[in-house]
RNA sequence: AGAGUUUGAUCCUGGCUCAGAACGAACGCUGGCGGCAUGCUUAACACAUGCAAGUCGAACGGUGUUUUCUAGUACUUGUAUUAGGAAACAUAGUGGCAAACGGGUGAGUAACGCGUGGGAAUGUACCCUUUGGUAUUGAAUAACGUCUGGAAACGGACGCUAAUACAAUAUAAGCUCGAGAGAGGAAAGAGAAAUCGCUGAAGGAGUAGCCCGCGUUAGAUUAGGUAGUUGGUGGGGUAAUGGCCUACCAAGCCAAUGAUCUAUAGCUGGUCUGAGAGGAUGAACAGCCACAUUGGGACUGAGACACGGCCCAGACUCCUACGGGAGGCAGCAGUGGGGAAUAUUGGACAAUGGGGGAAACCCUGAUCCAGCGAUGCCGCGUGAGUGAUGAAGGUCUUCGGAUUGUAAAGCUCUUUUAUAAGUGAAGAUAAUGACGGUAACUUAUGAAUAAGCUCCGGCUAACUCCGUGCCAGCAGCCGCGGUAAUACGGGGGGAGCGAGCGUUGUUCGGAAUGACUGGGCGUAAAGGGCGCGUAGGCGGAUUGUUAAGUUUGGUGUGAAAUACCUGGGCUCAACCUGGGAACUGCAUUGAAAACUGGCAGUCUAAGAGAAUUGUAUGGGAUGAUGGAAUUAUGCAUGGAGAGGUGGAAUUCAUAGAUAUGCAUAGGAACACCGGGGGCGAAGGCGAUCAUCUGGGCAAUUUCUGACGCUGAGGCGCGAAAGCGUGGGUAGCAAACAGGAUUAGAUACCCUGGUAGUCCACGCUGUAAACGAUGAAUGCUAGACGUUGGAACUUCAUAGUUUCGGUGUCGUAGUAAACACGAUAAGCAUUCCGCCUGGGGAGUACGGUCGCAAGAUUAAAACUCAAAGGAAUUGACGGGGACCCGCACAAGCGGUGGAUUAUGUGGUUUAAUUCGAAGCUACGCGCAAAACCUUACCAGCUUUUGACAUGUAUCUUAACUGGGAGAGAGAUUUCCUGGGACACCUCGGGUGAAGGUAACACAGAUGCUGCAUGGCUGUCGUCAGCUCGUGUCGUGAGAUGUUGGGUUAAGUCCCGCAACGAGCGCAACCCUUGCUGUUAUUUGCCAUCGGGUAAUGCUGGGCACUAUAGCAGAACUGCCGGUGAUAAGCCGGAGGAAGGUAGGGAUGACGUCAAGUCCUCAUGGCUCUUACAGGCUGGGCUACACACGUAAUACAAUGGUUGUGACAGAGAGUUGCAAGAUGGUAAAACAUGGAGCGAAUCUCAAAAAGCAACCUCAGUUCGGAUUGUCUUCUGCAACUCGAAGGCAUGAAGUUGGAAUCGCUAGUAAUCGCAGAUCAGCAUGCUGCGGUGAAUACGUUCUCGGGUCUUGUACACACUGCCCGUCACACCAUGGGAGUUGGUUCUACCUUAAGCCGGUGCGCUAACUAGUAAUAGAGGCAGCUGACCACGGUAGGGUCGAUGACUGGGGUGAAGUCGUAACAAGGUAGCCGUAGGGGAACCUGCGGCUG
Repeated sequence: AGAGUUUGAUCCUGGCUCAGAACGAACGCUGGCGGCAUGCUUAACACAUGCAAGUCGAACGGUGUUUUCUAGUACUUGUAUUAGGAAACAUAGUGGCAAACGGGUGAGUAACGCGUGGGAAUGUACCCUUUGGUAUUGAAUAACGUCUGGAAACGGACGCUAAUACAAUAUAAGCUCGAGAGAGGAAAGAGAAAUCGCUGAAGGAGUAGCCCGCGUUAGAUUAGGUAGUUGGUGGGGUAAUGGCCUACCAAGCCAAUGAUCUAUAGCUGGUCUGAGAGGAUGAACAGCCACAUUGGGACUGAGACACGGCCCAGACUCCUACGGGAGGCAGCAGUGGGGAAUAUUGGACAAUGGGGGAAACCCUGAUCCAGCGAUGCCGCGUGAGUGAUGAAGGUCUUCGGAUUGUAAAGCUCUUUUAUAAGUGAAGAUAAUGACGGUAACUUAUGAAUAAGCUCCGGCUAACUCCGUGCCAGCAGCCGCGGUAAUACGGGGGGAGCGAGCGUUGUUCGGAAUGACUGGGCGUAAAGGGCGCGUAGGCGGAUUGUUAAGUUUGGUGUGAAAUACCUGGGCUCAACCUGGGAACUGCAUUGAAAACUGGCAGUCUAAGAGAAUUGUAUGGGAUGAUGGAAUUAUGCAUGGAGAGGUGGAAUUCAUAGAUAUGCAUAGGAACACCGGGGGCGAAGGCGAUCAUCUGGGCAAUUUCUGACGCUGAGGCGCGAAAGCGUGGGUAGCAAACAGGAUUAGAUACCCUGGUAGUCCACGCUGUAAACGAUGAAUGCUAGACGUUGGAACUUCAUAGUUUCGGUGUCGUAGUAAACACGAUAAGCAUUCCGCCUGGGGAGUACGGUCGCAAGAUUAAAACUCAAAGGAAUUGACGGGGACCCGCACAAGCGGUGGAUUAUGUGGUUUAAUUCGAAGCUACGCGCAAAACCUUACCAGCUUUUGACAUGUAUCUUAACUGGGAGAGAGAUUUCCUGGGACACCUCGGGUGAAGGUAACACAGAUGCUGCAUGGCUGUCGUCAGCUCGUGUCGUGAGAUGUUGGGUUAAGUCCCGCAACGAGCGCAACCCUUGCUGUUAUUUGCCAUCGGGUAAUGCUGGGCACUAUAGCAGAACUGCCGGUGAUAAGCCGGAGGAAGGUAGGGAUGACGUCAAGUCCUCAUGGCUCUUACAGGCUGGGCUACACACGUAAUACAAUGGUUGUGACAGAGAGUUGCAAGAUGGUAAAACAUGGAGCGAAUCUCAAAAAGCAACCUCAGUUCGGAUUGUCUUCUGCAACUCGAAGGCAUGAAGUUGGAAUCGCUAGUAAUCGCAGAUCAGCAUGCUGCGGUGAAUACGUUCUCGGGUCUUGUACACACUGCCCGUCACACCAUGGGAGUUGGUUCUACCUUAAGCCGGUGCGCUAACUAGUAAUAGAGGCAGCUGACCACGGUAGGGUCGAUGACUGGGGUGAAGUCGUAACAAGGUAGCCGUAGGGGAACCUGCGGCUG
C1' cells in the first nucleotide's frame, strides 16, 4: 500500500466481498511446562449452609471461674464449707466509639448525573495548633431478684442498684441575640503512675452540602410546553442560598441555536482501531454518581433518610401449638435457574490497610495467598551432530525414473523439561511467614515423558493420483460438480502457523462508501416549476476608537494509573518500577491592533437606487371592431352518385345528396407578415383599435450615500388534464356506438359522437414545469451571424467603436467520455436546495392540504450482486445509400400428376447392421448386398485365440495331391502319395518354420466426432482477413483498409497521418484454339515405281494430315473519342484469338462444439469361455403409407420398317477377340480360334440423319405387370441376378399449390466408352455428334460485399423482454376485535410517618408549698393537612395476536398475449383523465432522451 466482482472488450460511477489489528469471548480438533494477568457480558432471577462489624472492664453496677489472705464451722489435720478482703481471667447488661468506611452491582438516570473551570450563603466526630474552663448537687433505670404470660419470637408486674447514662444550679475570657441597655448559654471522670479524657471559643487540615459558565445519544412521521408554573413582598423551613414551602400580588417563563414528548444509556480517566482527523467502546484498575426484594417514611447521629438498622404497605419464602412470628447474598464461597458461556462452600491476618482499645490485643471473605480454566499475553521444550545402498514401505510415472528424503535405521553426544534425592531463601528496620520445604541451587537416571491444526481454483503462500458424475457435496466474494474436477471425498506431496490451530460473533480499518482534514449534483443517485421576501449567513472605499474573535507571554488547574521517552528490578520477556515529557483543554492576567466584528464619522468614477431625455416590445388586464374558413339553415341550378380507404364497409343521397351560386345564423381560431426574431421570473404570449398598467435597454452624469447578495420557514404566481356553480357549444374530440382489419383486436384505419375544449367566478398545484445545467459577483483568446440603442465617419451604400440581448464555431482550461468553452460544464468567492447500490417505493403508516381526484412530507421488513453512464467492436433492423450474383426479370427445358428404378422416413421383423438430417442428409458412405462382402439375426462351435511379440520345451519339417467315414458346415477320424529348409569354423551351432504348455498379452465395425489428429462439406473462387513501425485516443480501439473515380477483384489511379508488408485476387501450372520448327512408326500418301476384284497392299517418301517436343503469338500494344492530363471505359484497325480468349487445377483469416472413433490413427472408458474368433442358414431386397433423386412416357419435331455416311475418348492376356461354323422362325448364345500386352489387332455397330408406311386413336403411342420357353455367369440364381424369344399390354392424353437447372459450342437432344465387376446400371465418371432462345433492366424475392444510422442484442433477432392469471414459500400493510406494557387527567380511600392543633388520661428530676397539692415541661390518646400502595372513570402512546383482505418479493421447462429495445412494425416518454383479461389503448398539453 491494495485486490476480486457489472462488459464480447473498455473507461467511469457505484455497491458487495477479502487480506490487517483487537476481544471479559464461545464452539470444533489437539494439548508438555512455567511466569504474569484474567474469569456470569444472560435472570437488578430465587436462594439452603457457613462466614463478611465489632471493640472498650483504664466509663458503670453486677456475675462467674481460679488463686490467695483473714476469721469461723464440720471433722477424716488437710480437705469441704460459711463470712469478709485482695488479685488475675472471663463477660450478659448499662454506657462510649465504630457501624454513613471498607466490599458489591449498574436497575434507574439525558440530569448540574458526569467531565472541566469557577463561585458564596454553609456544616464538620475523630486529627493538629492556640486559648479558657473542668464547681455544687439531684432523680432514675437496665442488669439482678420474686411472681407471671406465650408454642415461639418476645414480654408483663413489683422490688433493689451504678456510671464518662440523665437532670438541675453556679460561672462565662471568648460565643449567640440585640441599635443599645441588656439577655441567653458548658463540662465527666478513669487510672498505681506516666497519662488518657470532658467542656467553651478561634484557626487549620481533610471532608461533606449548595450555586454557576461550557461540554455530554437518536428521533420533527414529537411543535408548541408550563399554574408553584416565572418573578416580587411577607412569613416558615434548612447547617446553608433558593418556590424548598406558604399567603398575597403581577403574568410571566421555556422553545426552530429544537422546548415538550418518545426511545436508548450510569458518566469519566481510559480501552480498541486509525497515518491522522475520526469511529466504536466504558470488563478488569482508578475518580464520581445511583441502588440494596418492590414502593413510601422518618428515627438516631458530626455524617444516613442507612446493603448485613427501624416503621408501614405489596409480592414471595420459611416456622407455628393457628393465637402469632421470622427473612432479604447487586459482600466471600456455594446452590438452583437462565444461557453458547464464566472458577473453591480453600488458607491466613505473616504483609498492606481499616474499626475499637491507654495498651496487650480482638475483629476484618477489605486484603495477601493457594485451587480450577490454553481465557489472554510472554518465555521454554518435545533433542543435537553425523549418516546414501539415496534401504524398505507409500505415492506418482513418459516405466527410464522421480519423490517422501538426511528423513529413518545405524554411530557419537547433550539433559532444558521429566523423575528421584539433598540444601534452601528474600518478602521481617525487635518479635510474628498463610504462601511453603515454595522460588532458587546441587546431584543422579536416561532420548528418555512431550505435536498438532488449518489450508493448497483466483484474491492468497502451496499439485498431483484415485473415487464421484449438476449426485454426494463445497462456498468469504467470484463461483466449482452434468465421465479425464489442481474447487466435492480419500491417498501422496506441499504451504502456513505452532501448544496451539481453525470457525463463529462483535468493533475499527481498508471505505475519499457521510468527504473538517477529504466527495459530489448536464447525461451515472442528486438544482427546489418560478418569483417576492422574514430570520440567518456573507458583504464596497476611508479615518478614529474598542479589544469580542485573533496573535503572543505569565499564572492556576488539567488526580493517580494508562500511552510515549529514558533508566532500573525479576536469568530474558510478559510483568513491576524511578524520572521526564506530554495531557493538544479550561480559567485568569498582561501585551499587540494587521485582519474580522462592535461603536462613531467621512467618501462616491465605482455596488445599489433615484432623476432627465430617448427607444424596441405577441409583457399583463378590460372593452370594441374585422375578414377568411368550417358547419348548420333557407332559396336557386343540377340530376346520381357522394364520402371514405391499403382495399372496403358502416354513413349521406331520387323525400334530390355531393358539386355550384346567393343569403342568413352561430361559435371558435386569427393565414400571409413570421425569422432558433421579440417580450416575460417561470408557466407562457401572435388579427386590428382604444383605455389602464408592468418590466427592460441606451444616453446624460443632476441626486441619495452601501441603502447590497443569498434566502430555512412564510407569501404569491404556476401548461394541460381534472373538480364546483352558471352560461356557451361551429369545429375537434376521451368515453360510447357502428364498420373494417385480425387467430383474436376491448387498438392502430373509417363513419358517427358525449363530457371536455370557449366565457365568468372559485378550487386543484402537478409535467421530459428541460438548457434534464439554482441565484449573485469578479476574472480568463478569438471568428462569423442576428436583434435593440448610442457615438464617430461617409454624397451614399457602407464602415469603425461601444452598451444590452440572442445563436453557431472555436483557444486555453475542464470532463469518464459525450461534450462545455465570456449565455462555462473554465478559474475563484458568498448563500440556498439536493444525493449516498438496485428492487421493495415516491409505496405503507402517521401528519398537513384538497369537494373529490389526489398532492406533499416519507420509512421498514424482505430480496439481489449487481443496477447504471459514456464510448468501442460486432451482430441485427418490417433504417438509409451504393454494388454484385441464372438472385429476379426475359427465355429454353424440367420437377410436383403416371409406371418403374433407387435412396430416405415410417411401419414390420429374430434381424430388417451402422452412419448422414434445412440450404450443406435422402442414385449420400455403396467405383456393384445371391455366398463372400457383413458390421445384423437364429443355431452350432473355439478359448493365448483368425493376427503380433517375448519366455520355456519338442520336432524337422513346412508345403501339397488323392480317397473314405461323421457332420448343415466350421471341424474332425483314418488311409495313401509327392516333398526332405538356409548359413557356417561341418563335433555341432545359429536362423527359419511348425507343434505343445503356461503367462504376459492378442482381439472388439463396442461407447465418446462434445477428449482428439488427419481428411471433408459450407458460406465462397465471395474479396476479403491481418501485421510491423508511426500517429490519434486514459482505454477498449481507431488510422492504414475510409473518401473521389475504376475494376471480375482491397484491380488500379488520385487524395489523405500515415508509410510499408503478409495471407488471399491476378499471374506463374495443365488443357483447347493459331503459326513455325524438329522428329516420322504402328500414323499419312502429294509426286515416282510395282500389284490387286478392291484396299498405303508394297518399294519409296515425310510434302500434307496427325502425333509430341521446342518455340512464337495478345500487351489495352496502335488509332479516335471520353475521363482530372490518371486509372480506366467506349468504338475501330490488324489478327487464329481482344480486353480475364474458353475450360480446369488452385479455396485467405475464420464460421457452423458442421461431418467422420464404421477408411486410418489416437486419449479415456467398457468386454476378455466374450461385446473376441469360426461356420451354416437367414437378413440388409420386408410394405397400408410419405418424401427426395432419376429412368421411360403420354406421341406425328413422333413410332415402325428400311437404308446408309460421319466421331471422340477409352479399355484389353484370369483379357479384348476378328473371320468361320453351329443354334432357333429370329435371338441371347455355343464351338473353335487368326491377330493383339496394342497410333499396328480387337471391343466397334456410333446414334440422332435420310426414305417409306402409320394419320390423332389409349393408337403401329406407352411399355408396367404377368404367363411360358430359353441363354449366360457362378459351389449355388427359392428367398434374391442379368439377358433373349413368344404371349400379355396397367397407369399415363403434358400434370394443383409450389418449385429446379441453364447466358454459347451453353441449354436441349443423340449415342459411345470406362471404373466397380464371376455375373448384375435407369446410378456415377468421361467422350464426342446435332445445336438454340433470351437478358429492357435492378422496383421486388433470395444470398453476398462496402459505407452509414439506431440498439435495452453479445449464446448476438430462433436475441432481449413486459403484465395479468394459476401453484408454492417468505416478509409486510389494512382489519370487527382480543390482550399486555407505559403514561396523563379527574375523583375516592388513606398505612406508617413528620408537622400543626388538642391533650379532661398519665407523669421521677425544675419552681412553689411542711404537706396535700398546684405550676412549668413531657408522654399516651384524639384530631387536621400532606402522602405510598389501592380503587373508579376517561384519554394518549407502544407492542403481541386476529377470521378475512391488499399489494410486494422469490421460485422448475405452467397459461394468455407481445407492451418496450431497430422507424420494435401505431416513434417513445412525462403529467392528467377515461376505458380495457393483461401487458396497455385513446383524448389534451408538454419533451427529444